The prediction has a mean pLDDT of 83. This is a predicted structure of a 96-nucleotide RNA (Bacterial small signal recognition particle RNA) from a Gemmatimonadota bacterium. A source record names the gene ffs. Rfam family: Bacterial small signal recognition particle RNA. The family's RNA type in Rfam is non-coding RNA gene.

RNA sequence: CCCCAGGUCCGCAGGGCACGGAACUACAAACCCCGUCAGGACCGAGAGGUAGCAGCGGUACGUAGCGACCGGCGCCGCUGCGUCAACCUGGGGGGC
Numbered sequence: 001c002c003c004c005a006g007g008u009c010c011g012c013a014g015g016g017c018a019c020g021g022a023a024c025u026a027c028a029a030a031c032c033c034c035g036u037c038a039g040g041a042c043c044g045a046g047a048g049g050u051a052g053c054a055g056c057g058g059u060a061c062g063u064a065g066c067g068a069c070c071g072g073c074g075c076c077g078c079u080g081c082g083u084c085a086a087c088c089u090g091g092g093g094g095g096c
Stems, first nucleotide, its partner, number of pairs: 001093008010082005015076003019072001021070001024065004033058004041050003
């Protein structure tokens, strides 16, 4: 100096882990959310009607849970692929 292999660096793909989000579940509104409104109240001569508390059902803010799925971000001397050059390691060859 050349060749081969590997590594560092760089890029891509996948995987793992963690965090948050969404979804789902549970709880969750005396009244100022919705529906239905017992009782009672009110209007009416009456038939009926009105508003509507509690209760019940639902929904929202919120809290907690959450195996997997979806999505976001980060990390990983995890896997694979690619790569000029540079650097490092090992082997081989040649020259001085």